[in-house]
RNA sequence: AGCACACGACAGGGGCGCUCGCGAUCAGCGAGCUGAGAAGUACCCUUAUAACCUGAACCGGCUAAUACCGGCGUAGGAAGUCGUGGUGUGCUCGCA
Numbered sequence: 001a002g003c004a005c006a007c008g009a010c011a012g013g014g015g016c017g018c019u020c021g022c023g024a025u026c027a028g029c030g031a032g033c034u035g036a037g038a039a040g041u042a043c044c045c046u047u048a049u050a051a052c053c054u055g056a057a058c059c060g061g062c063u064a065a066u067a068c069c070g071g072c073g074u075a076g077g078a079a080g081u082c083g084u085g086g087u088g089u090g091c092u093c094g095c096a
Base pairs, nucleotide, nucleotide: 001092002091003090004089005088007083008082009081010080011046012045013044014043016040017033018032019031020030021029022028052077053076054075058071059070060069061068
């Protein structure tokens, strides 16, 4: 010095399940389970080997039950630009 990350701004993407009780046979309310998040301007994610979707009413294992755990999965798809400082981390190059 450059790049990447971190950070910031604005913008965008995504999920919201299972069980019980009340109500009623609609809407809804409360409690429990897992989780970052189970409708909160909150949480997570934005090029990606896990935000999320498809496969999938899939396969194996638990559980009161459920993507609850794992496989599938280096699968296919999936939403971004700008900036800041010499104060952060790493890498590369150059000079002394």